């Protein structure tokens, strides 16, 4: 360094419930909760997924409609950065 134990000490917290009211929404935040997690710590770089008010594109006088992240998910996968502990190998 890889690796990851019925190790030690700890950590995080899905669904769901409650709250608050940041957001148009997705989502995020606080409390409870615990399905899980050895990076479930951090970064939207590639793919993926979610959202579509505004914006852009198409049609259009306009509206409507459709498409697209510039919005989000790091607990979808890959990649990058950083890190506690130390059995076996």
């Nucleotide at each position: 360094g890889a690796c990851g134990a019925c190790a030690a000490g700890g950590g995080c917290a899905a669904a769901c419930c409650c709250g608050a009211a940041u957001g148009a929404a997705a989502a995020g935040c606080g409390g409870g909760g615990a399905c899980g997690c050895a990076a479930a710590g951090c970064c939207a770089c590639g793919g993926g997924c979610c959202u579509a008010c505004g914006g852009u594109a198409u049609u259009u006088u306009u509206c409507c409609a459709u498409a697209c992240a510039c919005g989000g998910c790091a607990g979808c996968c890959g990649g990058g950065c950083u890190a506690c502990c130390g059995a076996a190998u």
Predicted 3D model of an 89-nucleotide RNA (c-di-GMP-I-GGC riboswitch aptamer). The sequence was found by an Rfam model in a public genome assembly. The coordinates come from a structure-prediction model, not an experiment, and the mean pLDDT is 86.